[in-house]
RNA sequence: GCGGUAGUAGUUCAGUGGCAGAACGUCUCCUUCCCAAGGAGAAGGUCGUGGGUUCAAAUCCCAUCUACCGCUCCA
Numbered sequence: 001g002c003g004g005u006a007g008u009a010g011u012u013c014a015g016u017g018g019c020a021g022a023a024c025g026u027c028u029c030c031u032u033c034c035c036a037a038g039g040a041g042a043a044g045g046u047c048g049u050g051g052g053u054u055c056a057a058a059u060c061c062c063a064u065c066u067a068c069c070g071c072u073c074c075a
Base pairs, nucleotide, nucleotide: 001071002070003069004068005067006066007065010024011023012022013021018055026042027041028040029039030038048064049063050062051061052060
């Protein structure tokens, strides 16, 4: 330099054009003498970044950043 994969909640991940979700974690409440376990609820997201296409984009296209993997030859 070229190619591939990944980037979505604090963490691990799902979501292939139509309301952004799950589990764990966090907080509150119930239960208990207390803890743990259990139950109910809540908060938490500019979907890596910037553009484009579309009525509509996490999703399609382009560029770019980061991490990992692979390849490469001329001079």
The RNA shown here (transfer RNA) has 75 nucleotides and comes from a Minisyncoccota bacterium. Model confidence (mean pLDDT): 81 of 100. The sequence is in RNAcentral, with records from ENA. Its Rfam family is "tRNA". Rfam's curators write: Transfer RNA (tRNA) molecules are approximately 80 nucleotides in length.